[in-house]
The RNA shown here (small-subunit ribosomal RNA) has 1546 nucleotides and comes from a mouse gut metagenome. RNAcentral holds the sequence, with entries from MGnify. It matches the Rfam family "Bacterial small subunit ribosomal RNA". Its family is annotated with structural constituent of ribosome and ribosome in the Gene Ontology.
RNA sequence: UAUUGAGAGUUUGAUCCUGGCUCAGGAUGAACGCUGGCGGCAUGCCUAAGACAUGCAAGUCGAACGAGGUGGCCCAUUGAAGUCUGAGUGCUUGCACAAAGAUGGAUUUGGAUUUUCCACCUAGUGGCAAACGGGUGAGUAACACGUGGGUUACCUGCCUUUAAGUUGGGGAUAACAACUGGAAACGGUUGAUAAUACCGAAUGUGCUCUACGGAGUAAAGAAGCCCUUAAAGCUUCGCUUAGAGAUGGGCCUGCGGCGUAUUAGUUAGUUGGUGGGGUAAUGGCCUACCAAGACGGCGAUGCGUAGCCGAACUGAGAGGUUAAUCGGCCACACUGGGACUGAGACACGGCCCAGACUCCUACGGGAGACAGCAGUUAGGAAUAUUCGUCAAUGGGGGAAACCCUGAACGAGCAAUGCCGCGUGAGUGAUGAAGGCCCUAUGGGUUGUAAAACUCUGUUGUUAAGAAAGAAUGGUAGAAUUAGGAAAUGAGUUCUACUUGACGGUACUUUUCAAGAAAGCCACGACUAACUACGUGCCAGCAGUCGCGGUAAUACGUAGGUGGCGAGCGUUAUCCGGAUUUAUUGGGCGUAAAGCGUGCGCAGGCGGCUUAUUAAGUCUAAGAUUAAAGCCCGGAGCUUAACUCCGGUUCGUCUUAGAAACUGGUAGGCUUGAGUAUGGUAGAGGCAAACGGAAUUCCUAGUGUAGCGGUGGAAUGCGUAGAUAUUAGGAGGAACACCAGUGGCGAAGGCGGUUUGCUGGGCCAUUACUGACGCUCAUGCACGAAAGCGUGGGGAGCAAAUAGGAUUAGAUACCCUAGUAGUCCACGCCGUAAACGAUGAGUACUAAGUGUCGGGUUACCGGUGCUGAAGUUAACACAUUAAGUACUCCGCCUGAGUAGUACGGUCGCAAGGCUGAAACUCAAAGGAAUUGACGGGCACCCGCACAAGCGGUGGAGCAUGCUGUUUAAUUCGAAGAUACGCGAAGAACCUUACCUAGACUUGACAUCCUUGGCAAAGCCCUGGAAACAGGGUAGAGGUUAUCCGAGUGACAGGUGGUGCAUGGUUGUCGUCAGCUCGUGUCGUGAGAUGUUUGGUUAAGUCCAAUAACGAGCGCAACCCUCGUCUUCAGUUGCUAACAUUUAGUUGAGAACUCUGAAGAGACUGCCAGUGUAAGCUGGAGGAAGGUGGGGAUGACGUCAAAUCAUCAUGCCCCUUACGUCUAGGGCUACAGGCGUGCUACAAUGGCCGAUACAACGAGUCGCAACAUGGUAACAUGAAGCUAAUCUCUUAAAGUCGGUCCCAGUCCGGAUUGAGGUCUGCAACUCGACCUCAUGAAGUUGGAAUUGCUAGUAAUCCCGAAUCAGAAUGUCGGGGUGAAUACGUUCCCGGGUGUUGUACACACCGCCCGUCACGCCAUGGGAGUCUGUAAUACCUAAAGUCGGUAGCCUAACCCGCAAGGGAGGGGGCCGCCUAAGGUAGGACAGGUGACUGGGGUGAAGUCGUAACAAGGUAUCCCUACGGGAACGUGGGGAUGGAUCACCUCCUU
Repeated sequence: UAUUGAGAGUUUGAUCCUGGCUCAGGAUGAACGCUGGCGGCAUGCCUAAGACAUGCAAGUCGAACGAGGUGGCCCAUUGAAGUCUGAGUGCUUGCACAAAGAUGGAUUUGGAUUUUCCACCUAGUGGCAAACGGGUGAGUAACACGUGGGUUACCUGCCUUUAAGUUGGGGAUAACAACUGGAAACGGUUGAUAAUACCGAAUGUGCUCUACGGAGUAAAGAAGCCCUUAAAGCUUCGCUUAGAGAUGGGCCUGCGGCGUAUUAGUUAGUUGGUGGGGUAAUGGCCUACCAAGACGGCGAUGCGUAGCCGAACUGAGAGGUUAAUCGGCCACACUGGGACUGAGACACGGCCCAGACUCCUACGGGAGACAGCAGUUAGGAAUAUUCGUCAAUGGGGGAAACCCUGAACGAGCAAUGCCGCGUGAGUGAUGAAGGCCCUAUGGGUUGUAAAACUCUGUUGUUAAGAAAGAAUGGUAGAAUUAGGAAAUGAGUUCUACUUGACGGUACUUUUCAAGAAAGCCACGACUAACUACGUGCCAGCAGUCGCGGUAAUACGUAGGUGGCGAGCGUUAUCCGGAUUUAUUGGGCGUAAAGCGUGCGCAGGCGGCUUAUUAAGUCUAAGAUUAAAGCCCGGAGCUUAACUCCGGUUCGUCUUAGAAACUGGUAGGCUUGAGUAUGGUAGAGGCAAACGGAAUUCCUAGUGUAGCGGUGGAAUGCGUAGAUAUUAGGAGGAACACCAGUGGCGAAGGCGGUUUGCUGGGCCAUUACUGACGCUCAUGCACGAAAGCGUGGGGAGCAAAUAGGAUUAGAUACCCUAGUAGUCCACGCCGUAAACGAUGAGUACUAAGUGUCGGGUUACCGGUGCUGAAGUUAACACAUUAAGUACUCCGCCUGAGUAGUACGGUCGCAAGGCUGAAACUCAAAGGAAUUGACGGGCACCCGCACAAGCGGUGGAGCAUGCUGUUUAAUUCGAAGAUACGCGAAGAACCUUACCUAGACUUGACAUCCUUGGCAAAGCCCUGGAAACAGGGUAGAGGUUAUCCGAGUGACAGGUGGUGCAUGGUUGUCGUCAGCUCGUGUCGUGAGAUGUUUGGUUAAGUCCAAUAACGAGCGCAACCCUCGUCUUCAGUUGCUAACAUUUAGUUGAGAACUCUGAAGAGACUGCCAGUGUAAGCUGGAGGAAGGUGGGGAUGACGUCAAAUCAUCAUGCCCCUUACGUCUAGGGCUACAGGCGUGCUACAAUGGCCGAUACAACGAGUCGCAACAUGGUAACAUGAAGCUAAUCUCUUAAAGUCGGUCCCAGUCCGGAUUGAGGUCUGCAACUCGACCUCAUGAAGUUGGAAUUGCUAGUAAUCCCGAAUCAGAAUGUCGGGGUGAAUACGUUCCCGGGUGUUGUACACACCGCCCGUCACGCCAUGGGAGUCUGUAAUACCUAAAGUCGGUAGCCUAACCCGCAAGGGAGGGGGCCGCCUAAGGUAGGACAGGUGACUGGGGUGAAGUCGUAACAAGGUAUCCCUACGGGAACGUGGGGAUGGAUCACCUCCUU
């Protein structure tokens, strides 16, 4: 010094929570796509433990041995390097070069091979090694591994050390030779020979056994020195025996590390003992006998999966995952079995056998095993060279040199990974050019980027130089040490020479020139980074949410930008985030989750106190924790990666100590628990008996026509006498009132009365026991209703069923009947919303209040409500906790599939318990919020209903729409909120439509070029006209503003999109609402304010009030009408005075009126009432409570309407979708609808007379008056640019007459004839007039509409548009009603509240069958394959045992022959791999058909659920039904509404 924790997206209209899914990080033996400069260090068949061509990977020793061969030594020939010497030369005068000569003997060639010797090679005998090293992970869930122990129950070659020895003999055998078999592999017979090969004997330091006398037990030599030889000796390497050590192993054992209980029982050598065998050694390891044990819920046995560890990755850690490279252990070597040899193997490159496969073959028989290194093939997404060297490190052999070594060291290939470096640096603004970039067209951006100038040289390239890895080795030489007679040898020190695969590599210097070196991914949010074009729910993207349907920052491309960088993305896998399995560190009232309830064994936990113990616990020391790795401190490669040095660290065990706590042992205590005693409440349980009311039935009486039932009916019952009523009887079931958030019980549950038996509780009192307690897996018992079995019983009710209704249907709701069942006994079943959706126990933590039981009135025990702290996501809980803690049990981990399948188990059955997966989705869910909605509730308002008046709907006509028709019948508007609407006025025009004829810079605008006495007008010809041609006339234009011609930019479009828009408008609605600031409350969405009580037309005002204020709306301000005043007095007016036919004139300014300014009304005053606001009544007043009417339309809703008023983005047309012209059409006509007019008549029609308005309009006009005409109107014409003149007679009304209830003297359609007017024009297609004609219609079905006072109704008048053409529209006045009890109901609206599974908001959401496509899955007659066992048969090789009539060198006996011991082979036996047969078990594949499930576009049938979802819903159960579902029985509230009861708060 070693120090560390980040979140985000996605459920909703929004919120909080629960909860899953997804992302950002790190990692990899990786693979794929695009791209690719260099170096260092690592790594590289994860799949087929599939198969393998070829080469190599284990040999060595001649100093163990006998042979064979070659060479040397020998003769002849040749004569290199080197050494000695140094004539001479160079000169720097002490160095270098060097001739001749001498020596030397490498090398070449030819002989001889006779011997000795030396060296080397070769096969064989022999020794050691081959059991290491290297590979792989198939098997293995095991003492295999890790860790700590044990071995008095063991072994250990080579090595070290100690002690002793190494004597003397024997018989074979290979190589070899001869003969011989075989294709080969490989042999056979005979004959010879050696040893450190083999065998006796001797000795016995020791060792082993022992009866303590004794018995047994070994060996091998070789080389060197010395040397004439021999003997002896010495040295070294060996050999033998024994002891000790080291190293390496064997065996045993505590503890530790996978899944599955849908595997619960397993085991006969099994567990133990005794004897024997076997082994290096313990042991059922094996065998005989005896006993009946052993293991298992602390998971045996089975099945599946897997080499284990140091470590690696990740993580804050705890953990989780992994088991490549490196290291330790294990297992395996084509598959299975077996032994041999040996110190060590049951042996990767050994043997035998069996099997499968490959190869050779002469068909007789043989050979083989890359999971060694390379390499091939197959498989696969995928993994390298048939390389170099033993230089180093290590291994085997050898005395050594040395040989061998695919161990190893190196190189090659691969961006496979980690690390480092580079692809240039500086200056440089006309901010260059270019850009298929953008743009508001000005510019912006790429961008100091480039160019240009000045530099540098890493890498690369050129040329030179050049390491370390090498020594402790070897050879030669020298010196030295101990002992010895000496030598050899051994050891130590020094000198010289020599040894490098990599490799002329690292590194250094140098040449060249910015020259040769940048890509990949992304850019909607998460997540850093945006624009354009193309595309148009297409093509496509996507990790999640999600983008794309004509303006896509989300697809594709481009420009730009961001990130990383020789890499970048994608895919796969692991950890993280995920506190999402929670020990650290979660939960279970409603989100997933408390077993239906109790008893209780094991287990877990456990009151006070004393002593002791030391298992847990704590302290100290020690042992171990391999190395590497991680971490810390240093060091070495230029740095880093990498490597090296030093250090810290887990855990386990041993020993010693401490004794508070837990545990053990022994003792004590009483408060936990229990017992005794005395009381007490109770629908606690079981059995028996009894009782009354009611229903039904039977009998009898009275009595008569209905009863019953429903929303209304019907089926049904009844004149054969019902219902009703009276009396009697029968029978079954249930127990009114009392009755109560009252009681009892563990829960289910329990209700008439009495008796018997019986369980538990509570209280009080004293006494006793002395922790006896709590919880409880497995287990046992109880357990509503329905259901099942057997036997009874059966009144009522009532699944099923039948009938009647309802309905589109009605397998339902309603009604009438009605069977199981409901009841009893016995036996099953074992489930419910079995709920407080809340496990049991103990302790603690404010109060208040009701009720039950006991009591000494201190209190104790139950059962409810309100509420504090606290808790909770919220709702809520709150001493009866969901608070604070402890103990124990049960349960949960996204939704669906599914409480389903399979398996097991229980059941008579129905079914119960246990209980998955594939697949699909990104949600499913809880609580609360704001809205909206409800066939929920409450309050309020509105011509909403009611009360009235008049209409529409029936007729004819007018007008608009639909539909149809048409060349065209232009277009738009469509519930309310389209339809006498755009259109305040279609004969042409309008006009947008159709037909035909014309034009193409255009009918219209701007610009450019050019010409002009030429434009407009008038006339003629052709034509339907546009237009074309000709003539005439004249002065708009000349600074060409006018006209013609040309050219292209452009004009033009009533073409599309009102779902791209602006503007305007409708509607809710003139409804009273819609919001904000600050504050407060709530985690939050939000709430409060804006609620409540009054009041109002009103969110109008008042009061209360965690709110206080404010804004847009309401009201007021504006216009108009109503009264008055002032001013003004013409064109208006006329009271008084004159005057006139006449306000005509004088005159007047009073009145009316006009038009300007004011006044006036404010609940101001009075009374009552009320806190107040206000309300009621009254007075005064022209007007009274907003005085009447109008204008004025909040936030917003309907993607409401309009691109055809206008404007406008984008798209489309351009000799036409533009423009001009003529004619036609918009006026059609079977049918339907809307809005109106006129009527149907007597409150009337007609005729005559007569009275009273207002608003307005007028020179392109209104037109008096006069004349003509029956009239429309015509002709003439005064006045008036208007308070002057005109339109202009108002009509209904009033007076009088006539008609007399009829298709009329009503009604006027239609049609004929004749006219008038406007206008170029009246045919299609105008209005009006006259005469004639005289249709339907006699008050209108269902339904529906307007109106609350000067209103409805009714009557006329005017105006806009307009040449002409209103029954429409907008205005004006005249006459002038009825009714409103009231808010139950219909419609619309407002407010509050409630429920909700709705939020596109009920025109919502949503369930199930059926049909079709696709997907996964269960069953399935079977069928195929595999795995592990069992039984029996057969049985190779082989060990072991037995054995004879075969064979046999060493040893023994024997004179010999021969015999024996021992061995071999043969045979027999046990065991046994493989094989066969059999019946089962388990696993997998497949399978006609079949079951449900999931998912799909807008299919079919219904509408079950969500609101009281229209029959409240749901749970268990039974029955029924196309389907959702319905019904019965019992249960829950997770049901709305209303009422009552009880309790609580104030």
The coordinates come from a structure-prediction model, not an experiment, and the mean pLDDT is 82.